[in-house]
Context: one part of a larger RNA
């Protein structure tokens, strides 16, 4: 990892309840007993024992077409009317209790086996090269009054010393599908001891043993192994096996030791039953309402600027009063704020009503369900950061449960108000037309120069089109160039100086064509150098401001391009504004076929997860019938043709003995998934 086999909704009940169908008319028999015969728990019969039913109502004595309850007044349940129905059995749908669909724990009890591994203890045994140190304590000298002490010698003491064997198991490196479920190589620790070891016992799991690690007790240890309680339990995980047709959800509420579970209600389906403008839309009419807005001297508060009025406070004061950068309150003016403010107030939206459309889509009861992790977009809102592909609500829309076109690729975006089948038929949408790639290298005015198209902001900028206000201009304009830019005067002040130019204050008058008590550089201070303003030169526009269109710069990431899908595009194949054509889907249209519905000459329908229903095929075995079959069954293989499909199959070839078809039963009745099990490659 293939491939063949096996491999999951059964079975059972005096249970319950719905549907279908057979029986009776009040149904049925349970144990048991008999008889029969094919001896199987078989068929037939007795058996009324008992259930349902024929009346209810109360808790209940009990009453009874009523009964319970209240004083009572009224209520609850039923009778009646009205409708049909009751009861056994099959046979399916569901529900219960049972292992109950399959597989799958950790893990609790209970009973036994285990100390040949290891802990500890016990009994008897063993074993420890070599070589060092050299305790006590004797002896002899020596000392002393006698010791105490000293010297030397002999002695062999130690959980000493170094170190083999033996034990161990600190460091590295090696091994890590090893030699090895723990070794191995170099070193390294103890080595007469709390020492190591043979051999035999002891100690059992609610336990034992532990120089104490939850350590060890047979490669197992927060509680050993094993069988048995056991198909424990598993709101949890993964798997559930043939077909074709009709419908078709939900991820919400409320409750819960409840949140990944559940019941109930929404939402789905089937069957019956009611039938009404019933439910939908649209139009028109009458109602409802306080959101957007909007405003506020209409109130509730917020909160700004101007002004006046009064008090408080402060200063002054002739007590008459007057001034004040504070403070409350009150008026006028002006401009404004609210989810929890309203004098106001839509739009959509709900009610009802009539008229219209059009496919009963609608309502109730029953039988089964599935669902309770949703998810992105849009709009309107609360929370974050008006942050998330966040989060929570309300409306709507796709996806869930939707394929097709288009957005390069794409669950939720745009189109299709949506895929029955089949057809090498038209039209079209979205979106598109220069090649990859179907259709325009289209037509017309025109911007862009950045490949800008084909990422981005405050900011910036004599980009460039375009619209417009406004100054100066043949009385010569802007700009270059030539020339002039004077005098009181070095204005007052200030200053160590300030002469146009450090600061400060005032900014006048004269001669001018014109020149400021000075624009800027520049001196300690002057001085120089320049402007403004003037004249000449020369010539036809110049200058300023605002609006708009595309464009520039801002602009940095990690493995070349790599932020048009790709070549590759510049009066575009980029924008903008128009205009005609054409491709473009499973959409519409047109031939043809299947099938669902419904009020049936015809109309509307057929996409689909959970899930509801309908109809069918196919294995194995049963009875009944009809048959085939060595002139070759079943199987195998190939394989005309038929059937919407599950599948039948004519025919060859193989195969060698059983086997098929209708009409009914019955189920060990359909595999690709289960880290399924079994075998084989």
């Nucleotide at each position: 990892u293939c491939c063949a086999g096996c491999g999951a909704g059964u079975u059972a009940g005096u249970u319950c309840u719905a549907u279908g169908u057979c029986g009776u008319u009040g149904a049925c028999u349970a144990a048991g007993c008999a008889a029969c015969u094919u001896u199987a728990u078989g068929u037939u019969g007795c058996g009324g024992a008992g259930u349902c039913g024929u009346a209810g109502u109360g808790a209940a004595a009990g009453c009874g077409a009523g009964c319970c309850u209240g004083a009572a007044a009224g209520g609850g349940c039923g009778a009646a009317c009205u409708u049909a129905a009751a009861u056994g059995g099959c046979a399916u749908g569901g529900a219960c209790u049972a292992g109950a669909c399959c597989c799958g724990a950790a893990g609790c009890c209970a009973g036994g086996u285990g100390a040949g591994c290891u802990a500890u203890u016990u009994a008897u045994g063993a074993g420890c090269a070599g070589g060092g140190u050299g305790a006590a304590u004797u002896u002899g000298c020596u000392g002393u009054a006698a010791a105490a002490g000293g010297c030397a010698a002999a002695g062999g003491a130690g959980g000493c010393c170094c170190g083999a064997a033996c034990c161990c198991a600190c460091g590295c490196a090696c091994c890590g599908u090893g030699c090895a479920a723990c070794a191995u190589g170099c070193g390294g620790g103890g080595a007469u001891g709390a020492c190591u070891u043979g051999u035999g016992a002891a100690u059992a799991g609610a336990g034992g043993a532990g120089a104490a690690a939850u350590u060890c007790c047979a490669a197992u240890c927060g509680a050993a192994c094993u069988u048995g309680g056991c198909g424990a339990u598993a709101g949890c995980u993964g798997g559930u096996u043939c077909u074709u047709c009709c419908c078709g959800a939900a991820a919400u509420a409320g409750c819960u030791u409840g949140a990944g579970g559940g019941c109930u209600a929404g939402c789905g389906u089937u069957u019956g039953a009611a039938a009404a403008c019933u439910a939908u839309g649209c139009u028109u009419u009458g109602g409802a309402g306080g959101u957007a807005g909007a405003g506020c001297u209409a109130c509730u508060g917020a909160a700004u600027g101007a002004g006046a009025a009064u008090u408080c406070g402060c200063g002054g004061u002739u007590c008459g009063c007057c001034g004040u950068a504070g403070g409350g309150u009150u008026c006028u003016c002006a401009a404004c704020c609210a989810a929890a403010c309203u004098c106001c107030g839509a739009a959509u939206u709900c009610c009802a009503a009539a008229g219209u459309a059009a496919u009963u889509a609608u309502u109730c009861a029953a039988g089964c369900a599935g669902u309770c992790a949703g998810a992105a977009c849009u709009c309107c809102g609360g929370g974050g950061c008006u942050a998330a592909g966040c989060u929570c609500g309300g409306a709507g829309c796709u996806c869930a449960a939707a394929a097709g076109g288009g957005a390069a690729a794409a669950a939720g975006c745009c189109c299709a108000u949506g895929a029955u089948c089949g057809c090498a038929a038209u039209c079209u949408a979205a979106g598109g037309u220069c090649c990859c790639a179907a259709a325009a290298u289209u037509u017309a005015u025109g911007u862009u120069a950045a490949g800008u198209g084909g990422u981005a902001a405050a900011g910036g900028a004599a980009g460039u089109a375009a619209a417009g206000u406004u100054u100066c201009u043949u009385a010569u304009a802007c700009a270059c160039c030539u020339a002039g830019g004077a005098g009181g005067u070095u204005g007052g002040c200030u200053c160590a100086g300030a002469a146009g130019c450090a600061g400060c204050c005032a900014u006048c008058c004269u001669u001018u064509a014109a020149a400021g008590a000075g624009u800027g550089c520049g001196u300690a201070a002057c001085a120089g150098c320049u402007c403004a303003c003037u004249a000449g030169u020369c010539u036809a526009g110049a200058g300023a401001c605002u609006u708009u269109g595309c464009g520039c710069c801002g602009a940095a990431a990690a493995u070349u391009c790599a932020a048009c899908g790709g070549g590759g595009c510049u009066c575009a194949a980029a924008c903008a504004u128009a205009a005609u054509a054409c491709c473009g889907a499973a959409g519409a249209u047109g031939c043809g076929g299947a099938u669902g519905u419904c009020c049936g000459u015809g109309g509307c329908g057929u996409g689909g997860u959970a899930g509801g229903g309908a109809a069918g095929c196919g294995u194995u075995c049963c009875a009944u019938a009809a048959g085939c079959g060595c002139u070759g069954a079943a199987g195998g293989u190939c394989g005309a043709g038929c059937g919407u499909g599950a599948g039948c199959a004519a025919g060859g070839c193989u195969g060698g003995a059983g086997u098929u078809u209708a009409u009914g039963g019955a189920a060990g009745u359909g595999a690709g998934a289960a880290u399924g099990c079994u075998g084989g490659a």
Background:
The part of an RNA shown here (large-subunit ribosomal RNA, domain II) has 681 nucleotides and comes from Candidatus Moranbacteria bacterium GW2011_GWF1_36_78. Taxonomically the source falls in Candidatus Moraniibacteriota (Bacteria, Bacteria candidate phyla). RNAcentral holds the full RNA, with entries from ENA and SILVA. Model confidence (mean pLDDT): 83 of 100.